[in-house]
Context: one part of a larger RNA
């Protein structure tokens, strides 16, 4: 010089940021993911009709259910990792990619089911089963077939494996609803944008860790994968790493940055951005374009909690909040008005991302606490050589102004989009503009031997104390401790940790 600090003493005001570094300790309660009636069968609840009071009808709209997308995003955390984790720069002739965009071509025909609803049954509950019955953009099947895959031929090209194109034989795929349009559906081909995989280099400590390895290196074939691969296998062969530091400890998430420093380098890696890993611990897959999937399953394990003792439930490192730990670290607040996000054709629903507000001088900046005269240099304190010095233009007292604060009256951009209109803003009656009174509400704090800037008196007597070093106190102590005056910062000022 700097801090996500924290600790004393101490505080007026606002604009921005920022705020569990500690136990990736345990969590009460809310809320953090839905949407879509313009796929589909239908009416539980509401409206509104009509009733014989049993219902019925209607679809304004809609509870479960099927079905679609979407939950693989966005928030959170740093436990783990010393490795292609990551940053950089390459490469995939070895690779996937829904939704979006662009091209080109198609969307014919039948058909069986099952949730719900009825109705039995079992269970304390979680839930579960038996039967009857029904739809679809929700399964199935045929037909057309470019194109896929396999094999035959054959052309052209490379960058080992190989890449591309032509002909000709086996195997599997479209969905409707609406109709005026819209908005879908299937096949292939390109884009963008995302993602797997490789490989060069680079960024920690310890040799008091010196050898280390058997799926280990290689290999031809074979299983997996979107993909190459010792990824996995069986076999065959002996190899592969290392002082240029293997193994083996320990530390650690890495960049962009940030902090110090003329730089070189040092230290760090809180906020904001990318990127990776993780989600009660450990393993596993399913579903999917994408997870091995925070608020999905499935097994174990700890640990809570609920049982009618058979058995079930549950995971804040999401937003708050709670206990614990600790020197420390915020509200169970407000709104979707914007900005993004998911679904819908839109209305709109959802969103604790977000946008605001609350608390904390945490930090930075920025205002203020008055301004102008005013000497008899008052009083009172301190000091004295008793003459007088200093406090000190300080104060009284005389003029003046009113920022911030405070009261009253007006009162917003942020809205573009939506909506037929009326209308639509959380923040907020906030900022801001006018008016009002009245010097009024608003100064601490550490220091005063020498490094260091600023001195006397009195107490204190190696005692009590000080102290960052040197060092001070044992009777005149500018060095303890009080006062007076000084000095230096100022809503703050010192200590205390850390880093240059």
């Nucleotide at each position: 010089g700097a801090c996500g600090a924290a600790c004393g003493c101490u505080g007026g005001c606002g604009g921005c940021g920022u705020g569990c570094u500690u136990a990736a300790c345990a969590c009460a309660u809310g809320c953090a993911a839905g949407u879509c009636g313009a796929g589909c069968g239908g009416a539980a609840a509401g409206g509104c009709c009509c009733u014989u009071c049993g219902g019925g009808g209607u679809a304004c709209u809609c509870g479960a259910g099927c079905g679609g997308c979407g939950a693989a995003c966005g928030g959170g955390u740093g436990a783990g990792u010393a490795a292609c984790a990551c940053g950089u720069g390459a490469g995939c002739a070895a690779c996937c990619u829904g939704c979006c965009c662009c091209u080109g071509g198609c969307u014919c025909u039948g058909g069986g089911a099952u949730a719900g609803c009825c109705u039995c049954c079992g269970g304390a509950a979680a839930c579960g089963g038996g039967g009857a019955u029904u739809a679809a953009u929700a399964c199935c099947g045929g037909a057309c077939a470019u194109g896929a895959c396999c094999u035959g031929c054959u052309g052209c090209c490379g960058c080992a494996u190989g890449g591309u194109g032509g002909c000709g034989g086996g195997u599997g795929g479209a969905a409707a609803g609406u109709u005026u349009u819209u908005c879908g559906g299937c096949c292939a081909g390109g884009g963008u944008g995302g993602g797997g995989c490789u490989c060069g280099c680079g960024g920690c400590c310890u040799a008091u860790c010196a050898g280390c390895u058997u799926g280990u290196u290689g290999g031809g074939g074979g299983g997996g994968u979107g993909a190459c691969g010792g990824c996995c296998c069986a076999c065959c062969a002996a190899g592969g790493c290392g002082a240029c530091g293997a193994c083996g400890g320990g530390u650690a998430g890495c960049c962009g940055g940030c902090c110090u420093g003329a730089g070189a380098g040092g230290g760090c890696g809180a906020c904001c951005g990318g990127c990776c890993a993780c989600a009660c611990u450990g393993g596993g897959a399913c579903u999917g374009a994408g997870a091995c999937a925070c608020g999905g399953c499935c097994c174990a394990g700890a640990c809570u909690c609920c049982u009618a003792c058979g058995g079930g439930a549950g995971g804040c490192a999401g937003c708050a909040g709670u206990g614990g730990g600790g020197a420390a670290u915020a509200u169970u607040g407000c709104g979707c008005a914007a900005u993004g996000g998911g679904c819908g054709g839109a209305a709109g629903c959802c969103u604790g991302a977000c946008g605001c507000a609350g608390c904390g001088a945490c930090g930075c900046c920025g205002c203020g606490u008055g301004c102008g005269g005013g000497a008899u240099g008052a009083a009172g304190g301190c000091c004295u050589u008793c003459g007088g010095g200093u406090u000190g233009u300080a104060a009284a007292c005389c003029g003046c102004u009113u920022u911030c604060a405070c009261c009253a009256g007006g009162g917003a951009c942020g809205a573009a989009g939506g909506g037929a209109g009326a209308c639509u803003a959380a923040c907020g009656g906030u900022a801001c503009c006018u008016g009002g009174g009245g010097a009024a509400g608003a100064a601490g704090c550490g220091c005063c031997g020498g490094c260091u800037a600023a001195c006397u008196a009195c107490g204190u007597g190696c005692c009590a104390g000080c102290a960052g070093c040197c060092g001070c106190g044992g009777u005149a102590a500018u060095a303890c401790g009080u006062a007076g005056g000084g000095c230096g910062c100022g809503a703050g000022c010192g200590u205390u940790g850390u880093c240059c």

Small-subunit ribosomal RNA, 5' domain from an uncultured bacterium, 500 nucleotides, folded computationally. Its mean pLDDT, the model's own confidence on a scale to 100, is 85.